[in-house]
RNAcentral holds the sequence, with entries from MGnify.
The RNA shown here (Bacterial RNase P class A) has 342 nucleotides and comes from a soil metagenome.
The coordinates come from a structure-prediction model, not an experiment, and the mean pLDDT is 79.
RNA sequence: AGCCGAUCAGGCAGUCGCGGCGCCUCCGGGCGUCGAGGAAAGUCGGGACACCGCAGGGCGAGGGUGCCGGGUAACGCCCGGACGGGGAAACCCGCUGGAAAGCGCAACAGAGAGCAGACCGCCGACCGGCGUCUCCGGACGCCGAGGCAAGGGUGAAACGGUGGUGUAAGAGACCACCAGCGCCCGCGGAGACGCGGGCGGCUAGGCAAGCCCCACCCGGUGCAACACCAAGCGGAGCGAUGACGCGGCCCGCCGAGCUCCAGGUAGGUGGCACGAGCCGGCCGGUGACGGCCGGCCCAGAUGGAUGACUGCCCCAGACAGAAUCCCGCUUACAGAUCGGCU
Numbered sequence: 001a002g003c004c005g006a007u008c009a010g011g012c013a014g015u016c017g018c019g020g021c022g023c024c025u026c027c028g029g030g031c032g033u034c035g036a037g038g039a040a041a042g043u044c045g046g047g048a049c050a051c052c053g054c055a056g057g058g059c060g061a062g063g064g065u066g067c068c069g070g071g072u073a074a075c076g077c078c079c080g081g082a083c084g085g086g087g088a089a090a091c092c093c094g095c096u097g098g099a100a101a102g103c104g105c106a107a108c109a110g111a112g113a114g115c116a117g118a119c120c121g122c123c124g125a126c127c128g129g130c131g132u133c134u135c136c137g138g139a140c141g142c143c144g145a146g147g148c149a150a151g152g153g154u155g156a157a158a159c160g161g162u163g164g165u166g167u168a169a170g171a172g173a174c175c176a177c178c179a180g181c182g183c184c185c186g187c188g189g190a191g192a193c194g195c196g197g198g199c200g201g202c203u204a205g206g207c208a209a210g211c212c213c214c215a216c217c218c219g220g221u222g223c224a225a226c227a228c229c230a231a232g233c234g235g236a237g238c239g240a241u242g243a244c245g246c247g248g249c250c251c252g253c254c255g256a257g258c259u260c261c262a263g264g265u266a267g268g269u270g271g272c273a274c275g276a277g278c279c280g281g282c283c284g285g286u287g288a289c290g291g292c293c294g295g296c297c298c299a300g301a302u303g304g305a306u307g308a309c310u311g312c313c314c315c316a317g318a319c320a321g322a323a324u325c326c327c328g329c330u331u332a333c334a335g336a337u338c339g340g341c342u
Stems, first nucleotide, its partner, number of pairs: 001342008010313007018035007037319001041330002044328005049222004062218005067081005082096001083094004097213002102211002104207002119152002121148003127144007160178006179203001181200008226270004234261005245253002277296008314317001
């Protein structure tokens, strides 16, 4: 100087105030106890739980995941490894199945971009024309037709690399070595894969986060789920005084109230906080994690609490706050401490 991991998230005291629970109460309150986070956030992934659906299996559609092995309730998470890339290293990153199943795509530049192509360039062997020379066999020069893909140039990418043989010039055309590809064999590994050998043809390009193919997984809605109680309202029966009305009386209607029933609105209660829990120790494992023992109880509102002030100290205090719960991921974050490594 750098890399990796872990922890904390101002402290103490006093006063006042708020919410849950327990106890006491003269019903006014009092006392005790507990009271946000590492992310409570984004609501992204996976579950628990609840209801609905299907209630057996297969195929298909749609969606998701994608190297291997392991962990876990589960995951797109975590751990260990393989491969590829970056770095001097510690270490970090990876959107890591298949492109010799099929379809499709590739701007600009460039001659040519998929079984491509000749702008500059190289050549003048072969063929044709012209010219010069000639020992009359031909030689040389120019042009055309043509040959080539070595060199230059374009591009993210130009159809292996180096050396040689070869040739008119060249070229896997041929040869040696190397790289890479396919197949086969052996060895190591649980596997991804690695190492080695042989053969082949000489080179197969990229994109699957385009369609697609292959393997595996997946029902829907979310605590405003859902359950219970239950005014009012509805139905049936009974129905005192007959208040009141139908002119008075009788009958009848009506009728406060009572009983029963149905549904479940307002409202209330549960769900709702003892849990894949936290802390410590030991054991197993490289690790994620698992097992055993001991200890602890740690917000639970619904007009929704968790705050304010004062004093002292220090390194001067960030991001931000529960709403069914849990495991992850991601994002925000002043500063401080510890451990390991290059």